[in-house]
């Protein structure tokens, strides 16, 4: 780097460097010198994996939080190929569900 399979309307900070962006991309909207990105310390959130405890027919369920990641504005900020399908509409149209893609996180495989 690529496949696969499982999540994503939940949650969770502060302080030193630093000095203008950032939020994945488009289009929109936020946030940002009361200080962005990045970088480091320290705390937390979560339960992906491992590891322990229950438990068990089990790849089931449940709890712990020592390690491995990761994450700490705002529903994945909101919408986005495409296909379905409900409403309201005379009708081009409106709003909403849902599947799918993207995208981001872990395991495996390669």
């Nucleotide at each position: 780097g690529a496949u696969u399979u499982a999540u994503a309307a939940a949650g969770a900070a502060g302080c030193g460097u630093g000095g203008a962006g950032a939020g994945a991309c488009a289009g929109g909207c936020u946030c940002g010198c009361u200080g962005a990105a990045a970088c480091g310390c320290u705390a937390g959130c979560a339960a992906c994996c491992u590891u322990c405890c229950u438990g068990c027919a089990a790849c089931a369920a449940g709890g712990a939080a020592a390690g491995g990641u990761g994450c700490u504005a705002a529903a994945u900020c909101c919408u986005g190929a495409u296909c379905c399908u409900g409403a309201c509409u005379u009708u081009u149209g409106u709003c909403g569900g849902g599947a799918g893609a993207a995208u981001a996180u872990a395991a495996a495989u390669u």
A computed fold for a 110-nucleotide RNA from Catalimonadaceae bacterium JC749, annotated as SAM riboswitch aptamer (S box leader). The organism belongs to Catalimonadaceae, within Bacteria. It was read from a public genome assembly, where an Rfam model found it. The model forms 89% of the base pairs in the Rfam consensus.